[in-house]
RNA sequence: UGAAUCCUUUGGCAAAAUCGUUGAAAAACGAUGACGCAAAGCUAUGAGUCUACGGCAGAAAGCUGCUAUGAUCGUCAAGCUGCAAAA
Numbered sequence: 001u002g003a004a005u006c007c008u009u010u011g012g013c014a015a016a017a018u019c020g021u022u023g024a025a026a027a028a029c030g031a032u033g034a035c036g037c038a039a040a041g042c043u044a045u046g047a048g049u050c051u052a053c054g055g056c057a058g059a060a061a062g063c064u065g066c067u068a069u070g071a072u073c074g075u076c077a078a079g080c081u082g083c084a085a086a087a
Base pairs, nucleotide, nucleotide: 008085012037013036017032018031019030020029021028022027035074041080042079043078045077046076047075048072049071050070054067055066056065057064058063
C1' cells in the first nucleotide's frame, strides 16, 4: 500500500405518519419524524408492482375494459461509481 473478515466509534441516507406545495392519478419535493439501510449512491436497460390524464374499444347513459409515453433504484436483476479511523 492492496484484498478479505469481525467489532466499535464518528459521519451519511431516511420508512410510516402529520403539515405544506406540485400532479389527472400513482407519486414527487420541502419541513417535522426514524422503520430500517454498508451502497437505502447514480442510470428505468430487463422483469415486477402502482397509476390511467390522454388514446382505443363497448354501452342510450351512469360507466366498464385495454393501454405508459407517467411513477417506483427503500421489489429484484444488470451497468457505472463510491466507502473515514482503529484492530